Lysine riboswitch aptamer from a Bacillota bacterium, 185 nucleotides, folded computationally. Its Rfam family is "Lysine riboswitch aptamer". From the family's description: Riboswitches are metabolite binding domains within certain messenger RNAs that serve as precision sensors for their corresponding targets. Its mean pLDDT, the model's own confidence on a scale to 100, is 78. It was read from a public genome assembly, where an Rfam model found it. Lineage of the source: Bacteria > Bacillati > Bacillota.
RNA sequence: GGAUGGGGUAGAGGCCGCGGGAGAUCAUCAGUACCAGCUGGGAGCAGAGCAGUUAUGAACUGCUGGGAAAGGGAUCACCGCCGAAGCCCGCCGCCGGCUGCUAGCGGCGAGGCUGGGGCUGCAGUUAAUAGCUGCAGAACUGUCACCUGUGGUUUACCAAACCCGGGUGGAGGGCUAUCCCAGAA
Repeated sequence: GGAUGGGGUAGAGGCCGCGGGAGAUCAUCAGUACCAGCUGGGAGCAGAGCAGUUAUGAACUGCUGGGAAAGGGAUCACCGCCGAAGCCCGCCGCCGGCUGCUAGCGGCGAGGCUGGGGCUGCAGUUAAUAGCUGCAGAACUGUCACCUGUGGUUUACCAAACCCGGGUGGAGGGCUAUCCCAGAA
C1' cells in the first nucleotide's frame, strides 16, 4: 500500500413494504347451523370402527316460533421487523366422547423456489366475485454489473469520479455505509 476473504453494527426498496395477535368497532357469515312445536315419512344417524342415540319415531321434506358462533374481511391503535415474509418438502407435536385416517394449527430444518408491490387470466381454499395461496403473462419499481449519450458538475483542457437519461443482464447467504481481523500485486 490496499485487490480480496471472514466477522460485527446500522440502514434502504415502499404513501397499498411485510407480518402478529389475548385490543376496540363495524359489515358479512345468516335468518345459515342449532333449539322447540306441528305435518309427511318410515329405519337409520359423520368418511371407518367403538361408544352414544332412535318405534316414547332415525335420515330426509314442509310450516310456525326463537335464533348463534368460529374462521376469513375493513378501519383505528399497538407490537415485531426488511428473507421482512410466503409456498413446497421432510421430521416432531397438538386437535373430536375414544381409536385410526384426512383436513387444520404450531415448532424445527445454511432443505428447494420467490428482490418487491400492484394488474389480468387460470386453479385451489372459502358462504363469498371479499381475502389468501400457487402458476402464467404484459408492464412498473428498487439494487448491482456491463454498454451507451447533441447531457450536467468538477477541470484551462483531457482523463477519472459523481449526477441525469437510454439499453442489456443477474439475484436478497444480495445492496449501501461503517468497524474489527487476515492480507496479494